[in-house]
RNA sequence: UUCUUAUCUAGAGAGGUGGAGGGACUGGCCCGAUGAAAUCUCAGCAACCAGCCAAGUGAUUGGUCAGGUGCUAAUUCCUUCAGGCAAAGAUGUCUGAAAGAUAAGAA
Numbered sequence: 001u002u003c004u005u006a007u008c009u010a011g012a013g014a015g016g017u018g019g020a021g022g023g024a025c026u027g028g029c030c031c032g033a034u035g036a037a038a039u040c041u042c043a044g045c046a047a048c049c050a051g052c053c054a055a056g057u058g059a060u061u062g063g064u065c066a067g068g069u070g071c072u073a074a075u076u077c078c079u080u081c082a083g084g085c086a087a088a089g090a091u092g093u094c095u096g097a098a099a100g101a102u103a104a105g106a107a
Base pairs, nucleotide, nucleotide: 001107002106003105004104005103006102007101008100013042014041015040016039017038021031022030023029027078028077043072044071045070048068049067051064052063053062054061055060076099080097081096082095083094084093085092086091
C1' cells in the first nucleotide's frame, strides 16, 4: 500500500516547546494569536486484539484486567450516489451504497 471482516449519534484534557494553520477530499459551516499543525510530559476515555474467569460439543457468548493499538470540539461536524416517505416547493426524514477512520487477519 491492497484485500477481507467488524464498529463508527456514547465516552474522555491539562501543561511545556512551537508559531499559523486545522477539521481526509469538494462545497458549506466551524475551530484557531484568549495560540492552529506538529511534538513531548502527565492525565483520562473506551474495550478492537491479546491475557484471565465462566457458560457452551462447537461456532460463540458473558464477565474481568488494562499488556498491544486507538481516541480525548462539533454524529465520521454536515455533504456524494440510489431508493422510500412527507411537502406546491424550498426542504426534511429514513434505508442502503460509496468515501473515510480504527481494530484484527491476510497478501
A computed fold for a 107-nucleotide RNA from Aliibacillus thermotolerans, annotated as SAM riboswitch aptamer (S box leader). It was read from a public genome assembly, where an Rfam model found it. The prediction has a mean pLDDT of 87. It matches the Rfam family "SAM riboswitch aptamer (S box leader)". About the family: The SAM riboswitch is found upstream of a number of genes which code for proteins involved in methionine or cysteine biosynthesis in Gram-positive bacteria.